[in-house]
Molecule: TPP riboswitch aptamer (THI element)
Organism: Blastomonas sp. AAP53
RNA sequence: CGCCCAUCCCCGGGGAGCCGAGCGGCUGAGAGGUGGGCGUUGCGUCCCACGACCCGUUGAACCUGAACCGGCUGAUACCGGCGGAGGGAGGGAGCGGCGUCUUUGU
Repeated sequence: CGCCCAUCCCCGGGGAGCCGAGCGGCUGAGAGGUGGGCGUUGCGUCCCACGACCCGUUGAACCUGAACCGGCUGAUACCGGCGGAGGGAGGGAGCGGCGUCUUUGU
């Protein structure tokens, strides 16, 4: 000097399903915790901010195809396919490792 990289900092991306009249229950990392706005008789998960969680190119976090196809289930979930298909959010510092070059000593 180059490459890789633990870790840290900053920044960014993302989702909220099924059952149930409701309380609530199930899977899951997460199924909307707090505040505000909007709407409703009430329910609201419609909008914003923050928070939790997951993920950031070694990218199956998440989206599209998709109200997809097969199995399973009361349904979601789950398994297989679609499919390593198409998209998808990164900069800095840097322990350490490897390589290269120069100099000095033996």